RNAcentral holds the sequence, with entries from ENA. Small-subunit ribosomal RNA from an uncultured delta proteobacterium, 1511 nucleotides, folded computationally.
RNA sequence: GUUUGAUCCUGGCUCAGAACGAACGCUGGCGGCGUGCUUAACACAUGCAAGUCGAACGCGAACGAUUUUCUUCGGAGAAUUUAGUAGAGUGGCGCACGGGUGAGUAACGCGUAAAUAAUCUACCCUCGCAUUCGGGAUAACCCACCGAAAGGUGUGCUAAUACCGGAUACGUUCUUUUGAUCGCGAGAUCUGAAGAAGAAGGGUGGCCUCUGAUAUAAGCUACUGUGCGGGGAGGAGUUUGCGUACCAUUAGCUUGUUGGUAGGGUAAUGGCCUACCAAGGCAACGAUGGUUAGCGGGUCUGAGAGGAUGAUCCGCCACACUGGAACUGGAACACGGACCAGACUCCUACGGGAGGCAGCAGUGAGGAAUAUUGCGCAAUGGGGGCAACCCUGACGCAGCGACGCCGCGUGGAUGAUGAAGGCCUUCGGGUCGUAAAAUCCUGUCAGAUGGAAAGAAAUGUAUAAGGAUUAAUACUUCUUAUGCUUGACGGUACCAUCAAAGGAAGCACCGGCUAACUCCGUGCCAGCAGCCGCGGUAAUACGGAGGGUGCAAGCGUUGUUCGGAAUUACUGGGCGUAAAGCGCGCGUAGGUGGUCUGUUAUGUCAGAUGUGAAAGUCCACGGCUCAACCGUGGAAGUGCAUUUGAAACUGGCAGACUUGAGUACUGGAGGGGGUAGUGGAAUUCCCGGUGUAGAGGUGAAAUUCGUAGAUAUCGGGAGGAAUACCGGUGGCGAAGGCGACUACCUGGCCAGAUACUGACACUGAGGUGCGAAAGCGUGGGGAGCGAACAGGAUUAGAUACCCUGGUAGUCCACGCCGUAAACGAUGUCAACUAGGUGUUGGGAUGGUUAAUCGUCUCAUUGCCGGAGCUAACGCAUUAAGUUGACCGCCUGGGGAGUACGGUCGCAAGAUUAAAACUCAAAGGAAUAGACGGGGACCCGCACAAGUGGUGGAGCAUGUGGUUUAAUUCGAAGAUACGCGAAGAACCUUACCUAGCCUUGACAUAUUUAAGAAUCCGAUAGAGAUAUUGGAGUGCCUUCGGGAGCUUUCUUACAGGUGCUGCACGGCUGUCGUCAGCUCGUGUCGUGAGAUGUUGGGUUAAGUCCCGCAACGAGCGCAACCCUCGUCACUAGUUACUAACGGUUCGGCCGAGGACUCUAGUGAGACUGCCUUCGUAAGGAGGAGGAAGGUGAGGACGACGUCAAGUCAUCAUGGCCCUUACGGCUAGGGCAACACACGUGCUACAAUGGCCAGGACAGUGAGAAGCGAUACCGCGAGGUGGAGCAAAUCUAUAAACCUGGUCUCAGUUCGGAUUGUAGUCUGCAACUCGACUACAUGAAGCUGGAAUCACUAGUAAUCGUAGAUCAGCUAUGCUACGGUGAAUACGUUCCCGGGUCUUGUACUCACCGCCCGUCACACCAUGGGAGUUGAUUUCACCCGAAGCGGGGAAGCUAAACUGGCUACCCUCCACGGUGGAAUUAGCGACUGGGGUGAAGUCGUAACAAGGUAACC
Repeated sequence: GUUUGAUCCUGGCUCAGAACGAACGCUGGCGGCGUGCUUAACACAUGCAAGUCGAACGCGAACGAUUUUCUUCGGAGAAUUUAGUAGAGUGGCGCACGGGUGAGUAACGCGUAAAUAAUCUACCCUCGCAUUCGGGAUAACCCACCGAAAGGUGUGCUAAUACCGGAUACGUUCUUUUGAUCGCGAGAUCUGAAGAAGAAGGGUGGCCUCUGAUAUAAGCUACUGUGCGGGGAGGAGUUUGCGUACCAUUAGCUUGUUGGUAGGGUAAUGGCCUACCAAGGCAACGAUGGUUAGCGGGUCUGAGAGGAUGAUCCGCCACACUGGAACUGGAACACGGACCAGACUCCUACGGGAGGCAGCAGUGAGGAAUAUUGCGCAAUGGGGGCAACCCUGACGCAGCGACGCCGCGUGGAUGAUGAAGGCCUUCGGGUCGUAAAAUCCUGUCAGAUGGAAAGAAAUGUAUAAGGAUUAAUACUUCUUAUGCUUGACGGUACCAUCAAAGGAAGCACCGGCUAACUCCGUGCCAGCAGCCGCGGUAAUACGGAGGGUGCAAGCGUUGUUCGGAAUUACUGGGCGUAAAGCGCGCGUAGGUGGUCUGUUAUGUCAGAUGUGAAAGUCCACGGCUCAACCGUGGAAGUGCAUUUGAAACUGGCAGACUUGAGUACUGGAGGGGGUAGUGGAAUUCCCGGUGUAGAGGUGAAAUUCGUAGAUAUCGGGAGGAAUACCGGUGGCGAAGGCGACUACCUGGCCAGAUACUGACACUGAGGUGCGAAAGCGUGGGGAGCGAACAGGAUUAGAUACCCUGGUAGUCCACGCCGUAAACGAUGUCAACUAGGUGUUGGGAUGGUUAAUCGUCUCAUUGCCGGAGCUAACGCAUUAAGUUGACCGCCUGGGGAGUACGGUCGCAAGAUUAAAACUCAAAGGAAUAGACGGGGACCCGCACAAGUGGUGGAGCAUGUGGUUUAAUUCGAAGAUACGCGAAGAACCUUACCUAGCCUUGACAUAUUUAAGAAUCCGAUAGAGAUAUUGGAGUGCCUUCGGGAGCUUUCUUACAGGUGCUGCACGGCUGUCGUCAGCUCGUGUCGUGAGAUGUUGGGUUAAGUCCCGCAACGAGCGCAACCCUCGUCACUAGUUACUAACGGUUCGGCCGAGGACUCUAGUGAGACUGCCUUCGUAAGGAGGAGGAAGGUGAGGACGACGUCAAGUCAUCAUGGCCCUUACGGCUAGGGCAACACACGUGCUACAAUGGCCAGGACAGUGAGAAGCGAUACCGCGAGGUGGAGCAAAUCUAUAAACCUGGUCUCAGUUCGGAUUGUAGUCUGCAACUCGACUACAUGAAGCUGGAAUCACUAGUAAUCGUAGAUCAGCUAUGCUACGGUGAAUACGUUCCCGGGUCUUGUACUCACCGCCCGUCACACCAUGGGAGUUGAUUUCACCCGAAGCGGGGAAGCUAAACUGGCUACCCUCCACGGUGGAAUUAGCGACUGGGGUGAAGUCGUAACAAGGUAACC
């Protein structure tokens, strides 16, 4: 960061940090210091990695050179030298170190601390003693022989510091033994005696003092070696305490096993081995088995505690192709030794041989991946040697790799016309950016030239001096001085000079987390992605670019570890509802435990000593120019052991106490348990009586029962089960559970008062007992009920809900099962912490005496509530508060309480209990909405009550569909469909066909040319258009020209009814004229939010009143506006006419201003008044009034909803077209027509049609207009033109009334359709106008399911006018008046809406969510006839090499009580046979699981989810 609309919590996933022996991608200047096969303990070509000593010993060349002899001049021989050299051999020491690797090992292997009184130790140091007398062999070598080779055999010669025998000997060893000291003891140390055993080797240099001498020699001397013994140092062996991975789905293991005795063996203890004896030993504090693993110092991380790890360096262990066994040696069971077996590789003459890089390089293979077949022994270290010296792939260096850490550089200063260019842009500009250029500087690194360290100390030698030794001045040795002598790295570090900004920057990222934003391209495509998630035409998330951010010779990615993660919680978590309390008791081990005293010193605390290697970490100082790196010193190392103290607490021991616990006594309540018995009511059945046609059942029915007599009713009987009323959040029980009455047996509990025991207690892993219902076994029983099953219904289906039947079962006895939402979803025990009010059972006490009332107290069981706790809900002395003790359990969801394995069970099944895989959530509580076939209240032509319609017919009109070249486009439930369109013949017009134009029909600017403009023609063509004739030449002027107009050339641009209403503005519809929607401050809540706005009334209304942690306010309601209704005032023309006069009799004229009316201003109505109800608001009734409770109607439409509608009214972002998607023209189309729907008109007739006569309106319109009287025409209309820019002129109002006719019929209803003839408008009525006349005379006789409007001047009905408009499709729309009803009991129901409340798994909000089978694809997994390996084990067979035992009549030079060998025996590796266990792979088929796009079937769950859900 991520679950939600939002919130808090729980909880997982993910990220930011650090690290690495790393790898990969892109990039790459220099240096220093480090580091480099993590994989195949896979196989290895080649070279090197362990030799050395002539001062232990015997042999002993050659090439070459020189001299010489012979010569057939080719050469051959000899001598000297090479040289006592090379070389091999005997012998000594070394090869057990150094170096590599981590396969094995869960172990005294490692770590730590101890023990060795149970031991060894070559070389080194030191001390003492000794170093004597003899002997026989053997390799090398020569000769012979075998073999391809490797190699071997035989005869013969020879030496030693090789080998053997004898002597001698100590403070040596062994046996026996005396004494002393120490120790708990085993025993150790010292001392004495007796017996036995055990040594040796020389070499080199020098000298002549002693002996003897010519010289050697002996001798002496120095050094060295050797032997014995003591000590030291270092090293090694063995033993022990503690610590040291995971699995219990590994619970029992063990026969040399455990111990003893004796013997053997070893350097040494020991069953280490053997014989005998005993039967032990280990294990829940985890034996045995399995899996994995070298261990530690350390390293990484972390605040720490921890966690992970065990490269490089250091210590230990193990291993050396695999397995076994030994030899030599001080030490090995031996990396570069030997033997045997096996696998593999190589050589071979096929007979036989050779080999072991987990040493350094290197090769192949494996792998994502890891270097040179380098230089040197100069330094450090090691082996040998007296030494020189030799050897040393240890080591020192170099090479390769950005693999890591550290350091340096890629330049510095000035420089604004803010250059060019890129990118963006609101077109103004902004940004890259002082960045560049330019000017002036500097010189690190790299480059060139020159100079030039330290690492070197020694050793040796020469000379000199001194010391030691000695008989000695010799020799030897030591010390000092001087000279000479040694460098792989490397002419390297470093220094100086030169030239030159010249040669040196990339990588990742830019949606949030997380620092950093724009443009273009793409269009759920391509792609990105650590998590959330981006992408479906305006992507800061993909790709590119510009810009920016971060790090930098690196940067990213991947992998791994720790961290964050308090997400295993010791430090430091939880369990009522989120995951989590065992269903409940008893009780073992274990854990824990009351008060007092004494003692001890286990834990605990303090001091001291030893140890805790070095390196590393930390601190200080120092050395490389700094740093990394390195050096010196210190600290630390929380540990272990020993020792000395302390005694509060814990533990142990001893003694005491009574409060915890228990026992005894007296009372008490109870559906506690078990057994036996006894009742009454009811159901059913049987028998009998009465009685007749139905009963039963349901929403309604049917199956069913009944005329063979049911149901109903009365009487009698049978049988089983359950126990009405009492009955109560009342009682009892540990829980499950327990309910009629009586008796018997029996457990627990409570109270009271005394006495006793004296911590006897709490919890409780395993264990054991109890444990609802269902189920199982055996035997009974069976009335009612009732899984399964059958039938009837319901239904689309109905394997259900409902009904009729009905078997198991339910009941009893005995035995299993052992689980439940076994719940208070709350483990047991103890203590403490405000109250109030009930309940049950006791006790004490007061008022009286009794009923009864009160107070206190113990125990039980409820409710409310404070502090506190809690995520909240809530809990709250019966805690979920504050503490203590013990047990159980949890660690994301799904997979899964599943698989496998084990245990239990007769079975069903229970219990224990995973993994692969998959998701980024799953979840708890609360909030706001929405929804409910939840509840309450209220409203509306919502229903009901009425009136008239639609739906049926014909036609008109709109839409769909179809058709078409085109039938232009839009509108789509309500809220599209007589809608945009208040008027498509052309135009409109957007569509189609055809013909044309390209700066364009239109706008602005610019460039060029011509002409004023303008008007009237002619020709071609369908026209656009093209060509052409004529008239006309204007205004201002400084005479240059200018303004405006037309045509033309040019460039910017115009133009688009093209797309996107899901980019937008504006406008509009709808919920809805519904009464709602919000805000500020305050308060409450962790918070989302709540309160206000809820409640009680009232209203048309969130209208008002009262109350209230709210107080106020805003947008809505209402009012203010307009029209109508009454009156008044003002004003009277074109309107009016009461009175007066005139008259052509018409308000026509004079006149009037009263009336109607006109149109302006006012008044009027406010529940104001009265009665009544109510606290009030307000309601009901009444009076008055033209009007009465909003008087009627209109305009007016809150926050918002529907991504509602409109880019085709207009405006507009983006995209698209630009000789076309623009523009012009003609014709066609929008008018098509099988059909379907909506809205209307006209009808179906007598409340009517037709004919004749007669009466009464109000809006509104009128100049290219309305058009009168008159005349013509049957008529539409025509002629004509009075009057009127209008209260003046222009229009027959109709229904209606009166009279007549028609008489119920497809008609004198109805008028469609069609024919003919006309009229009018218009350029033009063919597609495609209206009207008229005559003729024609269709369907239709009141309309199925369904559905619409309307509550009063309304519906219904009748006509009139207007807009648009040349005309008209108008039966539409908008207005106007005339005539003029019926009904409303009421709110149960349908629809819509409002308020409150409730449930919710919904929030895209029920048109929601969501479950399971089936089908398809993919993935992992269980079972599976079997099959193939691996590992382990048991039994038997075989038995190499070898140790051990036996052992010759064979061999043998010395030593002879000798040595050796064949051969035999025990043990035994590999191998073989058979059995078993574990584990892994594969496996036809099969089971469930998971995931997938819009598949199929239903609708189980969430609301009362439509049968409440769940275990």
Its mean pLDDT, the model's own confidence on a scale to 100, is 83. Its Rfam family is "Bacterial small subunit ribosomal RNA". Rfam links the family to the GO terms structural constituent of ribosome and ribosome.